[in-house]
RNA sequence: AAGUGAAAAAGGCAAACUGUAGGAAACUAUAGGACGCAAAGCCAAGGGCCUGUACCGCAAAGUUUAAGGGGAAUGCGGAUGGUAGCCGGUUGCCGCA
Numbered sequence: 001a002a003g004u005g006a007a008a009a010a011g012g013c014a015a016a017c018u019g020u021a022g023g024a025a026a027c028u029a030u031a032g033g034a035c036g037c038a039a040a041g042c043c044a045a046g047g048g049c050c051u052g053u054a055c056c057g058c059a060a061a062g063u064u065u066a067a068g069g070g071g072a073a074u075g076c077g078g079a080u081g082g083u084a085g086c087c088g089g090u091u092g093c094c095g096c097a
Base pairs, nucleotide, nucleotide: 003096004095005094012037013036017032018031019030020029021028022027035085041090042089043088046087047086048083049082050081054080055078056077057076058075059074064069
């Protein structure tokens, strides 16, 4: 340096759930709490998954216009949202051979 996680040591993180706060939601922050984790450290510029308020695209009655066009409810589609404890990328502690 590359490989690897049997047994250890030092330490670390914290699922579900509950309180509080934020958000339309997904979800996040924080306090408690531990199901688990050798990267459950970091990265949301790649893939996947979750959400669909606003926004964008398409369809769209009535009405208006000479025409082009404008255009609500509603429907469908789409991340600019979220997730790293799905894959991936990247850095790294201890041990082993």
Record summary
c-di-GMP-I riboswitch aptamer from Mesobacillus subterraneus, 97 nucleotides, folded computationally.